The RNA shown here (transfer RNA) has 73 nucleotides and comes from Ferruginibacter paludis. The organism belongs to Ferruginibacter, within Bacteria. Rfam family: tRNA. Rfam links the family to the GO term triplet codon-amino acid adaptor activity.
């Protein structure tokens, strides 16, 4: 120094360019039990990695730059 892949909730991860970005798991409350596990229900929790462009509309498409992983050199 090229190519390639990936970046979304505390974690792992989802979301045909279209109605308020949603699952588990964790966290919190209520129930439930002598109690505490388990179960049920609610509730919280997101600057989609950052700046731009395309577009009537971007998490998704495009450049650009971080940052991580992989290959060549």
């Nucleotide at each position: 120094u090229g190519g390639c892949u990936c970046a979304u909730a505390g974690c792992u991860c989802a979301a045909u360019g279209g109605u308020u970005a949603g699952a588990g798991c964790a966290g919190g409350a209520a129930c439930c039990u002598u109690a505490u596990a388990c179960g049920u229900u609610c509730c919280a929790g997101g600057u989609u990695a950052a700046c731009a462009g395309u577009u009537c509309g971007a998490g998704c498409c495009u450049g650009u730059u971080u940052g991580a992983g992989c290959c060549a050199a």